[in-house]
RNA sequence: CAAUUGAAGGGUUUGAUUCUGGCUCAGAAUGAACGUUGGCGGCGUGGAUUAGGCAUGCAAGUCGAGCGUGAUCAGUUUGGUGCUUGCAUUAAACUGUGAAAGCGGCGAAAGGGAGAGUAACGCGUAGUUACCUGCCUCAGGGUUCAGAAUAGCCACGGGAAACUGUGGGUAAUGCUGAAUAACAUCUCCGGAUCAAAGGUGUGAUUCCGCCCUGAGAGGGGACUGCGUCCUACUAGUUUGUUGGUGGGGUAAUGGCCUACCAAGACUUUGAUGGGUAGCGGGUGUGAGAGCAUGACCCGUCUCACUGGGACUGAGACACUGCCCAGACACCUACGGGUGGCUGCAGUCGAGAAUCUUCGGCAAUGCGCGAAAGCGUGACCGAGCGACGCCGCGUGCGGGAUGAAGGCCUUCGGGUUGUAAACCGCUGUCGUAGGGGAGGAAGGCUCCAUGAAGAAUGGGGUUUGACCUAUCCUAGGAGGAAGGACGGGCUAAGUUCGUGCCAGCAGCCGCGGUAAGACGAACCGUCCAAACGUUAUUCGGAAUUAUUGGGCUUAAAGGGUGCGUAGGCUGUGCAGUAAGUUAGGUGUGAAAUCCCUCGGCUCAACCGAGGAACUGCGCUUAAUACUGCUGUGCUUGAGGGAGACAGGGGUAAGCGGAACAGAUGGUGGAGCGGUGAAAUGCGUUGAUAUCAUCUGGAACACCGGUGGCGAAAGCGGCUUACUGGGUCUCUUCUGACGCUGAGGCACGAAAGCUAGGGUAGCGAACGGGAUUAGAUACCCCGGUAGUCCUAGCUGUAAACGUUGAGUACUUGGUCGGGGAUCCUCCCAUAGGUUCCUGGCCGUAGCGAAAGUGUUAAGUACUCCGCCUGGGGAGUAUGGUCGCAAGGCUGAAACUCAAAGAAAUUGACGGGGGCUCACACAAGCGGUGGAGGAUGUGGCUUAAUUCGAGGCUACGCGAAAAACCUUAUCCAAGUCUUGACAUGUACGGAUUAACUCCCUGAAAGGGGAGCCACGCCUUCGGGUGGAACGUGCACAGGUGCUGCAUGGCUGUCGUCAGCUCGUGUCGUGAGAUGUCGGGUUAAGUCCCUUAACGAGCGAAACCCUUGUCUCUAGUUGCCAGCGAGUAAUGUCGGGGACUCUAGAGAGACUGCCGGUGUUAAACCGGAGGAAGGCGGGGAUGACGUCAAGUCCUCAUGGCCCUUAUGACUUGGGCCGCACACGUCCUACAAUGCAACGUACAAAGGGAAGCAAGCUCGCGAGAGUAAGCAAAUCCCAAAAAGCGUUGCCCAGUUCGGAUUGCAGGCUGCAACUCGCCUGCAUGAAGCCGGAAUCGCUAGUAAUCGUGGGUCAGCAUACCACGGUGAAUAUGUUCCUGAGCCUUGUACACACCGCCCGUCAAGCCACGAAAGUGGGGGGGACCUAAAGCCGCUGCGCUAACCGUAAGGAGGCAGGCGUCUAGGGUCAACUCUGUGAUUGGGACUAAGUCGUAACAAGGUAGCCGUAGGGGAACCUGCGGCUGGAUCACCUCCUUU
Repeated sequence: CAAUUGAAGGGUUUGAUUCUGGCUCAGAAUGAACGUUGGCGGCGUGGAUUAGGCAUGCAAGUCGAGCGUGAUCAGUUUGGUGCUUGCAUUAAACUGUGAAAGCGGCGAAAGGGAGAGUAACGCGUAGUUACCUGCCUCAGGGUUCAGAAUAGCCACGGGAAACUGUGGGUAAUGCUGAAUAACAUCUCCGGAUCAAAGGUGUGAUUCCGCCCUGAGAGGGGACUGCGUCCUACUAGUUUGUUGGUGGGGUAAUGGCCUACCAAGACUUUGAUGGGUAGCGGGUGUGAGAGCAUGACCCGUCUCACUGGGACUGAGACACUGCCCAGACACCUACGGGUGGCUGCAGUCGAGAAUCUUCGGCAAUGCGCGAAAGCGUGACCGAGCGACGCCGCGUGCGGGAUGAAGGCCUUCGGGUUGUAAACCGCUGUCGUAGGGGAGGAAGGCUCCAUGAAGAAUGGGGUUUGACCUAUCCUAGGAGGAAGGACGGGCUAAGUUCGUGCCAGCAGCCGCGGUAAGACGAACCGUCCAAACGUUAUUCGGAAUUAUUGGGCUUAAAGGGUGCGUAGGCUGUGCAGUAAGUUAGGUGUGAAAUCCCUCGGCUCAACCGAGGAACUGCGCUUAAUACUGCUGUGCUUGAGGGAGACAGGGGUAAGCGGAACAGAUGGUGGAGCGGUGAAAUGCGUUGAUAUCAUCUGGAACACCGGUGGCGAAAGCGGCUUACUGGGUCUCUUCUGACGCUGAGGCACGAAAGCUAGGGUAGCGAACGGGAUUAGAUACCCCGGUAGUCCUAGCUGUAAACGUUGAGUACUUGGUCGGGGAUCCUCCCAUAGGUUCCUGGCCGUAGCGAAAGUGUUAAGUACUCCGCCUGGGGAGUAUGGUCGCAAGGCUGAAACUCAAAGAAAUUGACGGGGGCUCACACAAGCGGUGGAGGAUGUGGCUUAAUUCGAGGCUACGCGAAAAACCUUAUCCAAGUCUUGACAUGUACGGAUUAACUCCCUGAAAGGGGAGCCACGCCUUCGGGUGGAACGUGCACAGGUGCUGCAUGGCUGUCGUCAGCUCGUGUCGUGAGAUGUCGGGUUAAGUCCCUUAACGAGCGAAACCCUUGUCUCUAGUUGCCAGCGAGUAAUGUCGGGGACUCUAGAGAGACUGCCGGUGUUAAACCGGAGGAAGGCGGGGAUGACGUCAAGUCCUCAUGGCCCUUAUGACUUGGGCCGCACACGUCCUACAAUGCAACGUACAAAGGGAAGCAAGCUCGCGAGAGUAAGCAAAUCCCAAAAAGCGUUGCCCAGUUCGGAUUGCAGGCUGCAACUCGCCUGCAUGAAGCCGGAAUCGCUAGUAAUCGUGGGUCAGCAUACCACGGUGAAUAUGUUCCUGAGCCUUGUACACACCGCCCGUCAAGCCACGAAAGUGGGGGGGACCUAAAGCCGCUGCGCUAACCGUAAGGAGGCAGGCGUCUAGGGUCAACUCUGUGAUUGGGACUAAGUCGUAACAAGGUAGCCGUAGGGGAACCUGCGGCUGGAUCACCUCCUUU
């Protein structure tokens, strides 16, 4: 110098958002355990569970300088013996040594272990004193004289043992008596009482002891303030209990004990009870406040097999002492004994789990001793364990052809990777060998100094269990790396395998054939001698919120008031100084944490000093605030006076309308009820109507976001009694106030008890309907109830989902009740002010919705309540209630959400506006018949496959006899293949062509025959094609359209879908795109926080309608000419038609009206055409995992002598049936026959075919023309004209069948088309239902084309003839926009509730049954203290020796551990059966809720019902929609 640098978030509810809210992760830590792995060292640390049981050894001794003895050994002397005369041995005496045991002293109460008990003065902190204190220190004094025993020992006994008896004799610092006696004790103040031990030494006043007294130090006892866990589902506890007096007891206070007296004491500031727990310093974590914890170390308490007890002692009610009881274990001769590891090691058991039966007293300490010393499992060390912290190493440098191998690959390469190999170097640790400081200070002895034996200095000698730091040498990269993870959070990814399997997972979640999530490999990431997992604590979590949260709707305001305790409390002055603040001081042990410095090479670790220990006490001071005391004040509060408003309350009386009933009259068939009906009532007279009477309940209009009340609630009128409020006056009191745990009172409806009453209504119930059912909704009845009186109940969506009080903070407006000002007065209007009820709205607040002086703003005070969802307001306990039930009120288990507000969609049996052949108005059909065709189904060897509401079904297929044609079927064949490419080899002439055999064919077998290019030495070589063999591969209409591309359908030619910038919103998002008009249109205009833009709409394109120009061949022919029987046939012509190019034209341009001066609409003119002229092509963002792998393309998978390829035959055509789409009909607006007229658009060479001949005909034969504005197909038909038919199963209709033919084709049986003759079915206009169409349309008529050898009722085109209707948008369907509700978002084909059935889990109840705990009552009672007794026994003293005093044994008593019995309480286990609850892809029944959820829902209550639920009564809006009222905003 320093010691006060400290704060992070993420994932997960949703389609998305903002909140609320839980779950979860990242961090640190541990006396840990487990898994995989493991080189070395240092320092720490290690039985957390059964305070379960323990074998064995050790853990407390020491003193001979207290005592009596004295084994043993040694020495000396003397004697004996052997004798090798200096040795051995023996005996005695003396000296020394001193074992074992004993008496005695001190110690054994320390040290060591553990945390069972204890919620307590136990602990912590700060104090207090009525006390004690061995050893130690200091001081004063003393230490005299006697005596009797006893152990050891000896002798004799008992006993298995443990142990023990009798007799004899002995010592002391053992025991006893006497003396002395104060600065001690007692005291009545006279006095009385009390002690001792010696030892060592030649020698003790002097050293070590002993006795009395005082003081100290340290230690202890006791008391007090404050602090010290959870539980009220423990609310009352207590009889020595609380206090007093006397006595006893203790070292000492005290009910500590006892007798008596009094009746107290504790408690919601939580007593008592229950549960749990040793406490503190500290430790972990945290920014802190806190929270959790109490291993190791230190302090303290408690315990020592369990329970009780005392003895000894300074100290114990004593861990390794004693006595008793109990359990357990051991020994035993069965009589009786012994034991206590929660000391150190060790063992068994239980457990996930915790070490050596080690060495030493060398050090530090302790006990004893004068000392040497002895003892010490305290302690010091070593061992074991990666259990923790710290340190070190496993090498360093170079090294690219980037080796090999592995993995991936787009096949090029990339990566592992300078990594390895290889070259050079070093030598830490470990290994082997050698040296080597330190832990040692002391002790003994000698010398010096000294009075000294004290102390100091010096010399010598001696002490290490355990270690080694460190240094040197040797050798060689040699002996030394793993674990977890790689979807996000969270650093790090690829391939293969698997296929909702196996598995993973902390949360979200992965896995159903392309898995970065499972398993493996490679690669990577993070740590590293470790790495992960599990468990636990704190943190993150502001998720219990003191710091630092909330309660309108998310969890959360008590139903309301009065009020107790408590909390809080206006203003002035004075005092006090408790809180508060400041200074000083004592304490806050040490260790730890922090700072500085130092010691181990560093660090961990250790040492020194400091800081800190945020606390408590004492003291001094201050006095603003709080408190307390005193005294004032008036503004809070209350009282008084005068006015006022009111459905405030209670009781009594009265009233009219309506209703029902009764009686009577009139009247005569229905009434009533509903969506429609029926049950019901009625000819015994209903309904209707009139009159009279009776009865009960409720009080129309006024009536109103109007009034009153604390809330519940209160509504006809009058009277009586009564509560509260407001205004004004400012008259009185003088803080009297606010809130309010408990408590008390009130408290809708339903319900209960008793007694009345009962008109209407009406749970239950009965009946009728509805319905699949209808325990409902609707209808007809109807009991309790609803009403009154007296009680009970005590709950509601008891809501403003908003506790009460006080103060402050811009405004506007509409009501109610007062007072007052102004205009001369009255009234009214207006202004001011107080109280009160609403609405809009500023700031602010809020997640938002919203709120906003009536706060959800800003503050203060008090109370209540919340802490994820479910389980559950359930169970249990308590309490209240007559009951129903209320209040209080959990847990196990389970989920990762549940929820609030708002957003965008979607949806609604919500609303508004608008559109569409959507309906309506019409026309014609379908559905009925026969046939065609497609589909389903059935059948079959096979009937190939796909398409499935609209948007599959005359669809793929614009043509299934073979072919087509397919993993369709039967049968026969081929295997590098029917088709493509490459490569290797082979042999020749093969291939092609011709022919033969076999065969259904394909195929198989065989024979004949001959080539090509180049080079050439003419021998041949080589190449290509082809063939054969083999390898790569081909091939697949096999699978997956839910892996895909492309294409297509549909919503829909609907008017929508978006973006940029800006603005608004925390945000998702909104605005623009809404509104008013208008349009076919998000078309355009206006308005406007929007301004613009894009994709769509429109336009551009094609076609058609008019005109002009240009051009005329194959088209045309007016005029001119020629020719023919006739025809543009010919010359010619371009006028017309037409052809096909280019233009024009239509734009609301013009006029009038309407409209906002707009957009636009209506009408008109002109015009071929008029408001998009008609038609077509053109299809936004997207939706349907829509369709298609069988058009094509394509990923993956699968087949490869077959799922490939070829062939023959069959099938795709099969027929009880059902459906779709068509054709033809049912006839006279028709059919038939004959005659006759007018198109457009197409096609034609493997073709169209005229004409002629033949045939009844289909057609055949022959044949001109034409690659076509030239020729042909080609006749258009309906129409028109004439005739017949005469309403019938027909001259309608044509199915079916027979016969005979024709055509195509290799082939017409299955299975083609056509013709002729004959046959002549059903059908007479079609049920429910349903389709198309708005003008050149429907309807009707024919024509052509594609496909195609042949085959068209289908499909695609073409023209001819040619209508009706639309008042309109109520309804059906679909669509668009706006708005509203939503629990939907896979988006209503959504979501979702309950019973029942099944499985599984936890819990409750339960006849009982098992165990534990704490008390109580009674009986019994060991040991023991105390008391009484003590006739037995008795050394010290007294004694004239009889005896006495005293003591002891024994006996009795109180207390009492334990034991026994009993009745309760409490906790816990189990329990047949039973109850509900949670959970579980695809069970059953319904459809309760979410939209007006199809009967609005919900709350309380009551009844009913398989179930969700239904119904009654009252309440709420957290109900949609429409209308009205009121209010507000704007104009």